[in-house]
RNA sequence: CAGAAGCGCGGGAGAGUUCGGUAAUCGAUCACGAUAUACCGGCGCCGAAGGAGCAACGACCCCGGAAUCUCUCAGGCCACCGAACCGCCUUUUG
Numbered sequence: 001c002a003g004a005a006g007c008g009c010g011g012g013a014g015a016g017u018u019c020g021g022u023a024a025u026c027g028a029u030c031a032c033g034a035u036a037u038a039c040c041g042g043c044g045c046c047g048a049a050g051g052a053g054c055a056a057c058g059a060c061c062c063c064g065g066a067a068u069c070u071c072u073c074a075g076g077c078c079a080c081c082g083a084a085c086c087g088c089c090u091u092u093u094g
Stems, first nucleotide, its partner, number of pairs: 003093004008088004016043001018042006024035004044077003050073001051071003057064002
C1' cells in the first nucleotide's frame, strides 16, 4: 500500500394510501361521515435490513462452497423512517 471492519455526509428501487373491525380525534345531530392516527384480522403483492437454500469447483463418507439467483421466517406495500449497493471523508487493523 492492497484487502477487511467501523463512524460521518451524499445518492439509493419495488409492492394495496385494498377490505372489515375496535379505539381516538374532528364534523354533524338522533345515529352517520371523515382520518398523511394506532392496533387486530382477511385476501393480494414486494425484496435491497436480517435470515435460509444451492451451481461450477474441491473432496469423494459426511461435507466445504456465491450472489443483485431462489425462498419469503422476519421486514416492507401514501409520505417519513429504514434500505442491499455505490461515492466522498476519516478511524482501526494490516
Glycine riboswitch aptamer from an uncultured Ectothiorhodospiraceae bacterium, 94 nucleotides, folded computationally. The prediction has a mean pLDDT of 80. The sequence was found by an Rfam model in a public genome assembly. Its Rfam family is "Glycine riboswitch aptamer". About the family: This family represents the bacterial glycine riboswitch. Of the family's consensus pairs, 90% are formed in the model.